[in-house]
Context: one part of a larger RNA
RNA sequence: GGACGAACGCUGGCGGCGUGCUUAACACAUGCAAGUCGAACGGACCAGGUUGUAGCAAUAUAGCCUGGUUAGUGGCGAACGGGUGAGUAGCGCGUGACUAAUCUACCCCGGACUGGGGAACAACGCUGGGAAACUGGCGCUAAUACCGCAUGUUGAGCUUGGAGGGCAUCCUUUGAGCUUGAAAGCUCCGGCGGUCCGGGAUGAGGUCGCGUCCCAUUAGCUGGUUGGUGAGGUAAUGGCCCACCAAGGCGACGAUGGGUAGCUGAUCUGAGAGGAUGAUCAGCCACACUGGGACUGAGAUACGGCCCAGACUCCUACGGGAGGCAGCAGUGAGGAAUAUUGCGCAAUGGGCGAAAGCCUGACGCAGCAACGCCGCGUGGAGGAUGAAGGUGCUUUGCAUUGUAAACUCCUGUAAGGGGGGACGAACAAUCCGCCAUCCGGCGGACCUGACGGUACCCCCAAAGUAAGCACCGGCUAACUCCGUGCCAGCAGCCGCGGUAAUACGGAGGGUGCAAGCGUUGUCC
Numbered sequence: 001g002g003a004c005g006a007a008c009g010c011u012g013g014c015g016g017c018g019u020g021c022u023u024a025a026c027a028c029a030u031g032c033a034a035g036u037c038g039a040a041c042g043g044a045c046c047a048g049g050u051u052g053u054a055g056c057a058a059u060a061u062a063g064c065c066u067g068g069u070u071a072g073u074g075g076c077g078a079a080c081g082g083g084u085g086a087g088u089a090g091c092g093c094g095u096g097a098c099u100a101a102u103c104u105a106c107c108c109c110g111g112a113c114u115g116g117g118g119a120a121c122a123a124c125g126c127u128g129g130g131a132a133a134c135u136g137g138c139g140c141u142a143a144u145a146c147c148g149c150a151u152g153u154u155g156a157g158c159u160u161g162g163a164g165g166g167c168a169u170c171c172u173u174u175g176a177g178c179u180u181g182a183a184a185g186c187u188c189c190g191g192c193g194g195u196c197c198g199g200g201a202u203g204a205g206g207u208c209g210c211g212u213c214c215c216a217u218u219a220g221c222u223g224g225u226u227g228g229u230g231a232g233g234u235a236a237u238g239g240c241c242c243a244c245c246a247a248g249g250c251g252a253c254g255a256u257g258g259g260u261a262g263c264u265g266a267u268c269u270g271a272g273a274g275g276a277u278g279a280u281c282a283g284c285c286a287c288a289c290u291g292g293g294a295c296u297g298a299g300a301u302a303c304g305g306c307c308c309a310g311a312c313u314c315c316u317a318c319g320g321g322a323g324g325c326a327g328c329a330g331u332g333a334g335g336a337a338u339a340u341u342g343c344g345c346a347a348u349g350g351g352c353g354a355a356a357g358c359c360u361g362a363c364g365c366a367g368c369a370a371c372g373c374c375g376c377g378u379g380g381a382g383g384a385u386g387a388a389g390g391u392g393c394u395u396u397g398c399a400u401u402g403u404a405a406a407c408u409c410c411u412g413u414a415a416g417g418g419g420g421g422a423c424g425a426a427c428a429a430u431c432c433g434c435c436a437u438c439c440g441g442c443g444g445a446c447c448u449g450a451c452g453g454u455a456c457c458c459c460c461a462a463a464g465u466a467a468g469c470a471c472c473g474g475c476u477a478a479c480u481c482c483g484u485g486c487c488a489g490c491a492g493c494c495g496c497g498g499u500a501a502u503a504c505g506g507a508g509g510g511u512g513c514a515a516g517c518g519u520u521g522u523c524c
Base pairs, nucleotide, nucleotide: 001524002523003522004521006520007519008518009517010516013376014375015374016373017372018371019369020368021334026332027331028330030329031328032327035076036075037074040073041072043070044069045068046067047066048065049064050063051062052061053060054059083287084286085285092212093211094210095209096208097207098206099205102204103203107200108199109198110197111196112195113194115149117147118146124139125138126137127136128135129134155180156179157178158177159176160175161174162173163172164171165170185192186191213259214258215257220250221249222248225247226246227245228244229243230242232240262284263283264282265281266277267276268275269274289310290309291308292307293306312323313322314321315320340366342365343364344363348362349360350359351358352357379410380409381408382407389401390400391399392398393397414465416460417459418458419457420456424451430445431444432443433442434441435440468513469512470511471510472509473494474493475492479508480507481506482505483504489496490495
């Protein structure tokens, strides 16, 4: 000198864009943060219509139809998105390669199929238990829920033949035989689905080379340890697990141990080499009160799932139960220190749905904070009786403050008042037209804005509402007076202060930055 997620002191006009618990991965009141589909299913309730019965009628009741709401069954999602950095020195991350050792829901392309049956369980009814959380028994019922049977291009397993190829186990392709393995319907008739196989895309698992902090005042470490055979397990290789066998494996090219730490793209600095850092944004990893475990599923560290144990908090009728903000707000605590219990799904993105749409504290916005960067303003021009006042001095006066003020003429940014007033909106659905074998495509109409009556534009009035902070001995730009008298104090270093202190305190003046200026801390 530069930089900062900063803090502190004094001060503080506006706007744009960013950023905002670095400490206690401390504990959390309250609300919200993951639902959706009635075009998978049976009910229930409500409304309307219609038919029958009773009745003169109002109406009542039974059936059917339509619409709406939906607890339950079922499907998809909940493994994304969002948070945090505790752990981790590791194939965790980065980079490059391999997987002939693998999986992949939804999506796309191609091929084949979608036949015929059965038995249940919720809801519901009846009846119990419990303070509650919740839960037991009996009975009924539907399905795209569940279970057999059939078929099965082809797939899988076993046996066997040919061809091509490779990287050892093998891979690809093409035959034969045996065994085995599927499915589901709904519909507004436009469609939407279901099953199997092959391929793609996407995502993921696994392996390896190289790189990845400090301590040798850590020198030896290791028994599933290192390898083999077999068996198990997995989507898959493998001591991953197990039985047996062998005795290996690692290490001064730093094993083992200890400390510290999420890693990277990047960020800061520097001419560079390098050094330091890893907030925001992006990629990867890990974690979700602490420890352990599996279930479901295409996929699980399963944050807002389950079970067990523990600590803590809460409810209790004392028998027993409930909970997990490192989601968004918010509270307490800790701390030098870090924001609103806001608005909206209008946009972008995501989940579900045929769609309308619903959900979305992701996100878009607004609020708070000079926390940072950038921009603007606090007026411009003229104006010498060089006014008054202040300060200083060699004091009938002079110098300085100082064109500064007054005064004259202007301008109108921001703030204020009035008027107009957005872009972000493209859609989707519906209608119309055209095209298209189908799916659908194109054009037009109509609808949709939280921000927001905001930005922006025009007009009005008026210099009116808007400057501080640090420093002035040298380094280092800027000097005098008074007070004090080694006191009080200053100080980054050198050093000032003991009676004329440009170094302390005040004043006048000056210098530097400026809505900031200084101080402290940290890095280069």

Notes: Predicted 3D model of a 524-nucleotide part of an RNA (small-subunit ribosomal RNA, 5' domain) from Candidatus Puniceispirillum sp. Lineage of the source: Bacteria > Pseudomonadota > Alphaproteobacteria > Puniceispirillales (SeqCode) > Puniceispirillum (SeqCode). It matches the Rfam family "Bacterial small subunit ribosomal RNA". Its family is annotated with structural constituent of ribosome and ribosome in the Gene Ontology.